A computed fold for a 170-nucleotide RNA, annotated as Lysine riboswitch aptamer. The coordinates come from a structure-prediction model, not an experiment, and the mean pLDDT is 76.
Order: sequence, then C1' cells, then structure tokens
RNA sequence: UCGCUUGAUAGAGGAGCGGUACACAAUAGUAACUUUCAGCAAGGCCAGGCAGCCGCUGACUGUGAAAGGGAAGACCGCCGAAGUUGUAAAGAUGCCUGAAUCUUUACCGCUGGGCCGGCAGAGAAUAUCUGUCGGACUGUCACAAAUUUUUGUGAAGCGCUAUCGUUGGC
Repeated sequence: UCGCUUGAUAGAGGAGCGGUACACAAUAGUAACUUUCAGCAAGGCCAGGCAGCCGCUGACUGUGAAAGGGAAGACCGCCGAAGUUGUAAAGAUGCCUGAAUCUUUACCGCUGGGCCGGCAGAGAAUAUCUGUCGGACUGUCACAAAUUUUUGUGAAGCGCUAUCGUUGGC
C1' cells in the first nucleotide's frame, strides 16, 4: 500500500423491525340467557369410538357478551432488526385415532427495506397476516456515462460505512 483473508467495536437505511399494556373498531345485535308459539322424537356438542352434557330445530319478546385476529398514539428493546415456507418433536382444544387451528423448540431454505396492485392460502371479514408475481419508491455496493449529484446497468444483509487488529500479496 491493496478489487486479499479474517476478527472485534461502533454505526447507517425509515412509511424500518419486534415486544408490552391500553383507548378504539370489528367480532355482533352473534353466542348465551329469557318470553310466547310451531314442528319433530330424529338428534346436537369437527369425523369415528368411549365418557359426559343437553330434548332438538325454527320463528318471536326482552337482555346481551367474550376469545382468537387487528390497532392510532405511548413506552420498552433493537438494525437479521425480524419474518416465514418446509421437515421433525412437544404441548392446548375431555380421552383414543384422525383432521383443523394455535403455542413452543430444533434444523434446512428464503427475504436489503417498507408501500401499492393481481392471484392463492389463513381469517367471521371488504380488517389483517403469509406466500407468490408485477410495479414504482428507498438505502447500500460495483461498473459505465454525464460532471458534482444525477442517470443507466447489475448485485445482495454471508451486504455496506468507520476505527483498530489479523492473514496474504506487492
């Protein structure tokens, strides 16, 4: 000194990420309870079995929730923050076998970031979430052009910036 290796510390991106409690919307005039009546004797509580509970269904009268999901702002912790497909294991929904949903853990993989739209799945949902495709935007780096902060192309967080080391080359 560097288009090299590797490590520590600090840091940046912004409509950035996660968590907590809570206002609130929605769930829902639903469930449930209740009044009156009608029909049925079958059945209902995810499927089958066991156990348990309840007569069941519909309309009407009155009262009328909650959980899961979301969430402005606030606070806290942060910048692979974190999220997630798949696989495996454990747990919750009475027990067994399944299914479904949810929670946790491990492993492999994927995603720079949020936003908008299409499709698929989850969801009560037009909320929201996840995946995928497309779009413009934004931060970073490399190369090229213009020329002094822009444009174009490409790449990916295993990245980038700063400092201090370290390996190697010259």